[in-house]
């Protein structure tokens, strides 16, 4: 690296280093940064998948925190589909915009190849 499940509108920052761009890709849009962003690294620290432990027929439940993971904005937002009311535009078909939902894709996690 692929496959499958599962989850993704909650939560969690100080300090050193570095010195220009970052928000996974492309487009658009928005955003955060020279008051130092983004990346490392210490240290705190959320979360509880896996894991232990207890009770439990099982399901699902408390606990704790050993393995990950994470610690701007919902996965920052759109994009493709489908749709009832709303709103803007159009003489109307219809376009556009919010909203819902499902679909890509991405990211974690656990099993496995």
């Nucleotide at each position: 690296g692929a496959u499958u499940u599962a989850u993704a509108c909650a939560g969690a920052a100080g300090c050193g280093g570095c010195g220009a761009g970052a928000g996974a890709a492309c487009a658009g849009g928005c955003u955060c940064c020279c008051u130092g962003a983004c990346c490392c690294g210490c240290u705190g620290g959320c979360a509880a998948c896996c894991u232990u432990c207890g009770a439990c027929c099982g399901c699902g439940c408390g606990a704790a925190a050993g393995g990950u993971g994470c610690c701007a904005a919902u996965u920052c937002c759109u994009g493709c589909c489908c749709g009832a009311c709303c709103g803007g535009c159009u003489u109307u078909u219809g376009c556009c915009g919010a909203c819902g939902g499902g679909g890509c894709a991405u990211a974690u996690a656990a099993c496995c190849c």
Molecule: SAM riboswitch aptamer (S box leader)
Organism: Hymenobacter psychrotolerans